[in-house]
RNA sequence: GUUUAAGUUUUAUAGGGUUCCGCAAUACGGCAGUAUUGGCCUGGUCCAAGAUAAAACGCGCAGGUAACUGCGUUCACGGAAGGAUAAAAGCCUGGGAGAU
Numbered sequence: 001g002u003u004u005a006a007g008u009u010u011u012a013u014a015g016g017g018u019u020c021c022g023c024a025a026u027a028c029g030g031c032a033g034u035a036u037u038g039g040c041c042u043g044g045u046c047c048a049a050g051a052u053a054a055a056a057c058g059c060g061c062a063g064g065u066a067a068c069u070g071c072g073u074u075c076a077c078g079g080a081a082g083g084a085u086a087a088a089a090g091c092c093u094g095g096g097a098g099a100u
Base pairs, nucleotide, nucleotide: 007057008056009055010054011053012052015047016046020044021043022041023038024037025036026035027034028033058073059072060071061070062069063068075095077098081093082092083091
C1' cells in the first nucleotide's frame, strides 16, 4: 500500500430488548373485565450476526453442441462513541478506528 464475488437473498441460531400477546403484582369492578407497573418475567410476536449455521442464486475453473455436470467459493483480533426502531443488541456507521 491492497481487498476487487470478502456478492445477494432466504430460513434458522447465538445474542437482544419490551411495542403487541402472555405472565406477575397492585388498584377498581357484582361478574365479565379495565387501568397502572414490572424484562433483576421462562416465553409467543418482534430485532438479529463481516468475523454463526444451512440452502438457493450468483461467481471462478474444467468438461459438454446444448441442456447441464464436476470441483472450488479460502481467511478474518477488534474497541469506545454515535444512529434507527417501542427498545436493545453480535443490528447500522463497520471486514470502520485501532491492533497483529